[in-house]
RNA sequence: AACUUGAGAGUUUGAUCCUGGCUCAGGACGAACGCUGGCGGCAUGCCUAACACAUGCAAGUCGAACGGGAAGCCCCCUUCGGGGGGUGGAGAGUGGCGCACGGGUGAGUAACGCGUGGGAACCUGCCCCGGGGUACGGAACAACUCAGGGAAACUUGGGCUAAUACCGUAUACGCCCUGCGGGGGAAAGAUUUAUCGCCCCGGGAUGGGCCCGCGUCGGAUUAGCUGGUUGGUGGGGUAACGGCCUACCAAGGCGACGAUCCGUAGCUGGUCUGAGAGGAUGAUCAGCCACACUGGGACUGAGACACGGCCCAGACUCCUACGGGAGGCAGCAGUGGGGAAUAUUGGACAAUGGGCGAAAGCCUGAUCCAGCAAUGCCGCGUGGGUGAAGAAGGCCUUCGGGUUGUAAAGCCCUUUCGGCGGGGAAGAUGAUGACGGUACCCGCAGAAGAAGCCCCGGCUAACUCCGUGCCAGCAGCCGCGGUAAUACGGAGGGGGCUAGCGUUGUUCGGAAUUACUGGGCGUAAAGGGCGCGUAGGCGGCCGUUCAAGUCAGGCGUGAAAGGCCCGGGCUCAACCUGGGAACUGCGCUUGAGACUGGAUGGCUCGAGAUCGGGAGAGGCGAGUGGAAUUCCCAGUGUAGAGGUGAAAUUCGUAGAUAUUGGGAAGAACACCGGUGGCGAAGGCGGCUCGCUGGCCCGGAUCUGACGCUGAGGCGCGAAAGCGUGGGGAGCAAACAGGAUUAGAUACCCUGGUAGUCCACGCCGUAAACGAUGUCGGCUAGACGUUGGGGGGCCUAGCCCCUCAGUGUCGCAGCUAACGCAUUAAGCCGACCGCCUGGGGAGUACGGCCGCAAGGUUAAAACUCAAAGGAAUUGACGGGGGCCCGCACAAGCGGUGGAGCAUGUGGUUUAAUUCGAAGCAACGCGCAGAACCUUACCAGCCCUUGACAUGGGGGGUUUGGGCCCGGGAGACCGGGUCCUUCAGUUCGGCUGGCCCCCACACAGGUGCUGCAUGGCUGUCGUCAGCUCGUGUCGUGAGAUGUUGGGUUAAGUCCCGCAACGAGCGCAACCCUCAUCUUCAGUUGCCAUCGGGUAGGGCCGGGCACUCUGGAGAAACCGCCGGUGACAAGCCGGAGGAAGGCGGGGAUGACGUCAAGUCCUCAUGGCCCGUACGGGCUGGGCUACACACGUGCUACAAUGGCGGAGACAGUGGGCAGCGAUGGGGCGACCCGGAGCCAAUCCCCAAAAACCGUCUCAGUUCGGAUUGCACUCUGCAACUCGGGUGCAUGAAGGCGGAAUCGCUAGUAAUCGCGGAACAGCAUGCCGCGGUGAAUACGUUCCCGGGCCUUGUACACACCGCCCGUCACACCAUGGGAGUUGGCUUGACCCGAAGCCGGUGCGCUAACCCUCUGGGGGGCAGCCGUCCACGGUCAGGUCAGCGACUGGGGUGAAGUCGUAACAAGGUAGCCGUAGGGGAACCUGCGGCUGGAUCACCUCCUUU
Repeated sequence: AACUUGAGAGUUUGAUCCUGGCUCAGGACGAACGCUGGCGGCAUGCCUAACACAUGCAAGUCGAACGGGAAGCCCCCUUCGGGGGGUGGAGAGUGGCGCACGGGUGAGUAACGCGUGGGAACCUGCCCCGGGGUACGGAACAACUCAGGGAAACUUGGGCUAAUACCGUAUACGCCCUGCGGGGGAAAGAUUUAUCGCCCCGGGAUGGGCCCGCGUCGGAUUAGCUGGUUGGUGGGGUAACGGCCUACCAAGGCGACGAUCCGUAGCUGGUCUGAGAGGAUGAUCAGCCACACUGGGACUGAGACACGGCCCAGACUCCUACGGGAGGCAGCAGUGGGGAAUAUUGGACAAUGGGCGAAAGCCUGAUCCAGCAAUGCCGCGUGGGUGAAGAAGGCCUUCGGGUUGUAAAGCCCUUUCGGCGGGGAAGAUGAUGACGGUACCCGCAGAAGAAGCCCCGGCUAACUCCGUGCCAGCAGCCGCGGUAAUACGGAGGGGGCUAGCGUUGUUCGGAAUUACUGGGCGUAAAGGGCGCGUAGGCGGCCGUUCAAGUCAGGCGUGAAAGGCCCGGGCUCAACCUGGGAACUGCGCUUGAGACUGGAUGGCUCGAGAUCGGGAGAGGCGAGUGGAAUUCCCAGUGUAGAGGUGAAAUUCGUAGAUAUUGGGAAGAACACCGGUGGCGAAGGCGGCUCGCUGGCCCGGAUCUGACGCUGAGGCGCGAAAGCGUGGGGAGCAAACAGGAUUAGAUACCCUGGUAGUCCACGCCGUAAACGAUGUCGGCUAGACGUUGGGGGGCCUAGCCCCUCAGUGUCGCAGCUAACGCAUUAAGCCGACCGCCUGGGGAGUACGGCCGCAAGGUUAAAACUCAAAGGAAUUGACGGGGGCCCGCACAAGCGGUGGAGCAUGUGGUUUAAUUCGAAGCAACGCGCAGAACCUUACCAGCCCUUGACAUGGGGGGUUUGGGCCCGGGAGACCGGGUCCUUCAGUUCGGCUGGCCCCCACACAGGUGCUGCAUGGCUGUCGUCAGCUCGUGUCGUGAGAUGUUGGGUUAAGUCCCGCAACGAGCGCAACCCUCAUCUUCAGUUGCCAUCGGGUAGGGCCGGGCACUCUGGAGAAACCGCCGGUGACAAGCCGGAGGAAGGCGGGGAUGACGUCAAGUCCUCAUGGCCCGUACGGGCUGGGCUACACACGUGCUACAAUGGCGGAGACAGUGGGCAGCGAUGGGGCGACCCGGAGCCAAUCCCCAAAAACCGUCUCAGUUCGGAUUGCACUCUGCAACUCGGGUGCAUGAAGGCGGAAUCGCUAGUAAUCGCGGAACAGCAUGCCGCGGUGAAUACGUUCCCGGGCCUUGUACACACCGCCCGUCACACCAUGGGAGUUGGCUUGACCCGAAGCCGGUGCGCUAACCCUCUGGGGGGCAGCCGUCCACGGUCAGGUCAGCGACUGGGGUGAAGUCGUAACAAGGUAGCCGUAGGGGAACCUGCGGCUGGAUCACCUCCUUU
């Protein structure tokens, strides 16, 4: 020194906190599997079939106990076959000791089996110590020999023989029995002195047998068990106590502190884990037990009921001549089998140990070694240094580069391990070495022979590319994969570990997730429905005493090994080893006396008793009262009543309803009435009386801890329900009818039976709730109320104090929060009940209870990664409040009907290119498809390409016009004419163009708007959306932003734990309306002048209009009213204009994966003689239909004709085009002027006048024919216009639906963009110019506050049950199969024991051819294994059919629940119904709503 050292994470949600389960990171293993594998040391290695075993070996030894004696060798003899002697000692036998140890296994066993500590009634061979003895006799049996039986195993009979084998006698210190006199009992020898033995007795040591306290798994769905059972007496038996056995007697014994039964299991030291407490485990090593093919039995022996002994029975295997026999690897090795899986038929007794022996020695699969296996632990190696051109290759890339990477190569060096060669141990005290030529040492060669596995989405350390496309696959949990996957597969790179690495399985941990240490129960799982009370647990104050608990000291024990500490030995370590500490325990002993406990004495505060008052729907019984309902009778009276959202069923002219009087019956008790009272709970309500329980207050007298709680138990226990008998007015499950509805087994209505009521008996459950067990103590208050007592005062009353109850609020404290808060959910104590993820399920089975319904107790398989609580932010509500909007209403005009235009769907087509899809796609992209456009189709053609950049070669150094030929054209060929490029450092220097070549590349309106940028639509010009700091909350978050007013507005004011700020609103900008000023041409013309047919035409002038620059003006500023003295609102004045003056531009945070890859840009993918490019023709223009948007109409507010008044915005040179001319006209000819306040387009139209008179028309113009015109290369498909002719539908439009609140709607024309041409579309312009708004109930959309929520993809949400299909596990089930077990009976082997023993019989005795005694066989009996019969119990397998349950991307029916879920929901019970459910009765709030109204309304 032997001490200290305790991590969490992922996953329920939009987010949060909590509860709670699941999962992961750690350690361990006798392991197995996958991939891989260099060396050594030390360990370990059938966990499954205690399944079956071939073969060999595993227990023998002693000649110094005994008889006898083979082979070989030596000698002698030999008729040569052999015989004799000696030596020698094999094999067998008699006898002794051993074989009960060592070795194996874990089946059985829940037990004194094991562990620990004790105990008394015992035995103990060999060993040790001590005492004594060892005398004399006798008879046999093996071997051997002879004769038999048998296939064999083996065996029978006759005869001979030795001993330390057997028997008798003698002796007996001590020994045993005893009635006390006495009686009984031993021995063995061997050999050469010496030694080893033998017998008796006593003691020891060692080993063992027996008994007891305590400890030792799960199930109570196992609650009662027991006949040798419990005890006693006598006897027997044993080494020994004992009911161990037996006879008799008694009736006991065990059990809720868990008997009995069932299941499981060898126990321990230890091992693994853990901070510990604990949990799990019981391989190897060590102790104990049990077993040895299965069951039974004994024999021998010191010791066995005996692994390698015996007997019997059984199953199995083998041999057999069928008559009989043999066998037992759970010893070592090995085989088959089982299994995911576990080794050599090795060496040696050299060491350690064992048996025998005097010893030499023999035996020893104990043991020591070796072999096999990465099975584990430990150690080592696969190289070290240097080395940047950062090589090549690979991978990635933004193409610059990065990375692999000092890595490699190269150079220098080393040689562990392995290899080769040489030497060579310790282990052995004298000899002896299997291991082994091993360890170790030396030398040699050479970087030489030696690296893998898993992972890289989060947890969790490590990222990119490609492939794949909800496929293939991954996955421990959460979860990845549907075309850019760090999650699949491959690769590169990286991370981790390393001769291993992963996976699987098991176990502990994390898990405080069974909570002793160390949890909970109002709403998360959890308080028993309530009381009384048994056992038990716990218990007031003061003494005395005991010392059981408790505490302290000492002693004994707690095996060794292991673990820990300090050392030591193998080079280190693993491993081995010495000493120590520890072993938290148990026993004995000495002491202490606080606390608990026992005993005893006392006390009064707890509890109870007593006296006096008091309140009360407390309970039970009897009686009694009025109101109402219904019914009956009678009267009045007449046509309806009733009922509903509206109706109908129903009642009524046979007189209802209504009304009056009378009567009957049953049930319930208005007002008082309460936030009230009483009761333990359920519950209790008119009044009176009787009986009765409990409680409260006050007084002081008594008892003296008599108390609290309470498993079982007993009682009470709403409603419904059940039985029997009554009763029955109203109400009312079921039922019927009427409605509603898609249906309506409902909600509503009309009827109506059980029932509701009473008596008696059952049932025993409820949201039986305060979802809060009972009792006691302690811990701020305030206000109300009920009952009692006391006090005070200014007394119909008020105030104060106090006890008991019942409420509201609130501090500390508690709580996840909500909330609780002296009536605790606070702080403590005592006792009981209960919980441990969701579903399955409060179900099945079993038990108990019940008449039944059913109740109670109460699982499992399987399945899920959650299920939950509280609170938060949203969203939503057939919730509430407030408020907006052409949202409704009021009004005007439309659409929906017709024809046509246009877009879309659909269809068609070679193609009818593509996109847009509710609002917010559809006269949209298209501000203009005959070619072009054009993206589509057919055909023809081109490939470095129509276009960009770069390289090489050649040519030319430019570009273009015209003509000719071929062709559909693209294109190709030829001719001719004009022109002669750019830069320049000036050099044919660079560029340019054309052609050819090769390659990089071009190109794509191909895909993905779900990869994107940009732009846009929409909510919405709505008034909102946020931030900083502070504050509050554990947190999400709240506050600010809510509130009171106000506004168009989060606009402003006031208030306020908020104070400020940002993006939005408003304003700043543009424009219109008024005025001023400046300017004055192309505009204007008042004044002056000139001129004309006329005209600002001209001079002139800028006054006016106008143009366009700068300003002014409007701010609730003024007055009055209102409001809070505010903000503001109302009215008025003034003003061109008022209370944001009209219009525009301007669109917060965000939403819709909204739209667009076909404007553009762009990642990725794809095509690359084609998905690119060119051309001709066709198509986008189709047409049986459907829809949207428009135009024109249906006519008289009109048509036609006439007449010819008044605008504004704009546009114009490849243009607008005047005047003039031609044509009926479109248009043509022609060309002035104008780059435009100058010229032109240009005429405006409606308006006005006349006519037509209600007609398919003088409405309407579609359609069609003919003819013409314009644009254009070209109008066939497929343009516009004109004239003549034709004249269709259509007479104001169903359901439904759109726009608009003022210069608006309506109506009228004009201009423009794009464009060769084409307008009913679009974008603009002006002319004429209304009606209506009571109002916010309703529809739609929106804003703010609030409420509920099971929604969060957010109500187009969520979600329930039946049915259908598939799969899975499970209950019932006629039965059937098997295991275990109980009772009764039958049979009864071997064997012990008992009896008998006339058969057989050596030792001893006698009176001796025999007898006795003793023994044996045989037979009989008790007990008993196996087996059998019958009847049960219990567990398991299978089972036609059947019940529910679970799970399963897109099945059916409905809509039950969540928002008042559209009938509030739920609990218990009862009935009914396809289903969720509906209805009745009672209960709960865990129900929304201000109220009224509300028939349905799904997804």
Small-subunit ribosomal RNA from Oceanibaculum sp., 1499 nucleotides, folded computationally. The sequence is in RNAcentral, with records from ENA. It matches the Rfam family "Bacterial small subunit ribosomal RNA".